The RNA shown here (transfer RNA) has 75 nucleotides and comes from a Promethearchaeota archaeon.

[in-house]
RNA sequence: CUGGCCGUAGCGUAAUGGUAUCGCAACAGACUGUAAAUCUGUAGAAUGUCGGUUCAAGUCCGACCGGUCAGACCA
Numbered sequence: 001c002u003g004g005c006c007g008u009a010g011c012g013u014a015a016u017g018g019u020a021u022c023g024c025a026a027c028a029g030a031c032u033g034u035a036a037a038u039c040u041g042u043a044g045a046a047u048g049u050c051g052g053u054u055c056a057a058g059u060c061c062g063a064c065c066g067g068u069c070a071g072a073c074c075a
Stems, first nucleotide, its partner, number of pairs: 001071007010024003018055001026042005048064005
């Protein structure tokens, strides 16, 4: 440089174009002599950026950024 894949909450994941899901972690409560475990509950996201299509975009299209894999080049 060329091509493919990926980017969603602190971490990991899901989502036929139609309310952004679940787990872990966090916080509160129950339980316990205390803690852990367990149980119940709460909060946490403008889905990498910008633009386009659409009544409606995480999802489709374009450009860019970052990561990753493969290939090419390397006097």
Description: Its Rfam family is "tRNA". Gene Ontology term of the family: triplet codon-amino acid adaptor activity.